[in-house]
RNA sequence: GAUAAAGGCAAACCCUCCGUGAGGAGGGGACGCAAAGCCCACGGGACUUCUCCUGUCUGUCAGACAAGAAGUUGGCCGGGUUUCCGAA
Numbered sequence: 001g002a003u004a005a006a007g008g009c010a011a012a013c014c015c016u017c018c019g020u021g022a023g024g025a026g027g028g029g030a031c032g033c034a035a036a037g038c039c040c041a042c043g044g045g046a047c048u049u050c051u052c053c054u055g056u057c058u059g060u061c062a063g064a065c066a067a068g069a070a071g072u073u074g075g076c077c078g079g080g081u082u083u084c085c086g087a088a
Base pairs, nucleotide, nucleotide: 001085008033009032013028014027015026016025017024018023031075037081038080039079042078043077044076045073046072047071048070049069050068051067054066055065056064057063058062
C1' cells in the first nucleotide's frame, strides 16, 4: 500500500459440543480484513460472574451504582513479535 499477481483469514447467522456467563472449539457460511497471523492479556476500553467484610441511592425485603476479587475480548485500541508481493 496498487482497479497488480499468487494466495490467506473468516463477521453475522445456522448446527454440535464446552462454560453460571461474557465467551470458546469444530462444521457450514461470507460482513469484511495488508497482518482480521501469533501473544499465559503488559496499559487502556468494553463485557461477564461473585462478594455486601465497605459505602451511596431508591424502596419494602430487595434492586441499582460505586468499590474489591476472579474471568472474557487480539475482528476495540495501544504495544511486542513473525510474514507474501514490490507499482506509485

This is a predicted structure of an 88-nucleotide RNA (c-di-GMP-I riboswitch aptamer) from Deinococcus cavernae. It matches the Rfam family "c-di-GMP-I riboswitch aptamer". Gene Ontology term of the family: cyclic-di-GMP binding. The source organism's lineage runs through Bacteria, Thermotogati, Deinococci, Deinococcaceae and Deinococcus. Its mean pLDDT, the model's own confidence on a scale to 100, is 81.